[in-house]
RNA sequence: UGGGUCGGCAAGACGGUCGCGUCAGUCCAGGCUCUUCGGAGCCGGGGCUGCCGAGGAACGUCCGGGCUCCACAGAGCAGGGCGGUGGGUAACACCCACCCGGGGUAACCCGCGAGACAGUGCCACAGAAAGUAGACCGCCGCAGGCCCCAGGCCUGCGGUAAGGGUGAAACGGUGGUGUAAGAGACCACCAGCGGCCAGGGUGACCUGGCUGGCUCGGUAAACCUCGCCCGGAGCAAGGUCGAACAGGAAACGCCAAGGCGGCUCGCCGAGUUUCCGGGUAGACCGCUAGAGGGCUGCGGCAACGUAGUCCCAAGAUAGAUGGCCGUCCAGGGCGCAAGCCUGGACAGAACCCGGCGUACCAGCCGGCCCAUUCC
Numbered sequence: 001u002g003g004g005u006c007g008g009c010a011a012g013a014c015g016g017u018c019g020c021g022u023c024a025g026u027c028c029a030g031g032c033u034c035u036u037c038g039g040a041g042c043c044g045g046g047g048c049u050g051c052c053g054a055g056g057a058a059c060g061u062c063c064g065g066g067c068u069c070c071a072c073a074g075a076g077c078a079g080g081g082c083g084g085u086g087g088g089u090a091a092c093a094c095c096c097a098c099c100c101g102g103g104g105u106a107a108c109c110c111g112c113g114a115g116a117c118a119g120u121g122c123c124a125c126a127g128a129a130a131g132u133a134g135a136c137c138g139c140c141g142c143a144g145g146c147c148c149c150a151g152g153c154c155u156g157c158g159g160u161a162a163g164g165g166u167g168a169a170a171c172g173g174u175g176g177u178g179u180a181a182g183a184g185a186c187c188a189c190c191a192g193c194g195g196c197c198a199g200g201g202u203g204a205c206c207u208g209g210c211u212g213g214c215u216c217g218g219u220a221a222a223c224c225u226c227g228c229c230c231g232g233a234g235c236a237a238g239g240u241c242g243a244a245c246a247g248g249a250a251a252c253g254c255c256a257a258g259g260c261g262g263c264u265c266g267c268c269g270a271g272u273u274u275c276c277g278g279g280u281a282g283a284c285c286g287c288u289a290g291a292g293g294g295c296u297g298c299g300g301c302a303a304c305g306u307a308g309u310c311c312c313a314a315g316a317u318a319g320a321u322g323g324c325c326g327u328c329c330a331g332g333g334c335g336c337a338a339g340c341c342u343g344g345a346c347a348g349a350a351c352c353c354g355g356c357g358u359a360c361c362a363g364c365c366g367g368c369c370c371a372u373u374c375c
Stems, first nucleotide, its partner, number of pairs: 001371009012328007020053002023050006030043005055346001059357002062355005067234004079230005084098005099113001100111004114225002119223002121219003136164002138160010172190006191215001193212008238285004247276006258268003292311008329344001331342004
């Protein structure tokens, strides 16, 4: 310098101006209640000032928790999830370290990584045959026939998995013995599998030795088997306060309107009170200081834990967090140049955390690997 790989950072900056939301302060009128008439309390409204005001993913709502209510003796069934080993954590399907397998020259990356001698199913296309399978070509033997007769060809029966061909996959590889031709049929070495033993490691596992039958297809994100885990619903959870109107019901009566032509009784009935309507509408709490963040020390390979110190950072409820202007900064285009034009990704809180996944124009910084050049 070029290429690669892994990780981190930021998510335009500054100023002006007009706005929005919560909270605090202050001022202004106003309403209601009480009143010892001085005032006191409550309620919303407006103006001004001040503080703060989206994210790395606030997203998808896919996992795991906190919190709340409901259910619950214990155990099991059903259903769902997870699956190498050790650790981390409140917990996880997440993270760290390691093991095994695969890819890469390497840094590094990928793995939905238990069990296929418990059973069942499936294995497209091609191919003769897809599982204790399989004779299409070939090779060999026997019988028959034909011919141009040391032999060749055809047909039939049989042997054969060494060779060809198909396939992702066809019953281990090389060499030899053997045979009509062949074959773990037998032998040597190698690979792989099972058993036993020794050594190392917490463990997955690794290394080595002995031994056995000679080799046993793949698929569990197919059923299934084994081990472990899981009660349900979710802040519209849940709690506190709690109306008004219509309409309905009951009670009241010395004083209660009024009507039924006078009187008595009775009936209707304005009114008052209580209840229903409805624990509804609405208000408030839950609500944001928390498994919280920064720095430093210590323990640990690390994830992480722990101690000290500092910091406080939206809380809306139909949902605020915005618009414009100027100067600059990335990026893109044009131009010889000065410069001009364009232009700011994905997206957006709604109880709160930990993850995962997905989106993201254009950047900045660093570690490591490979190649090349120079000293």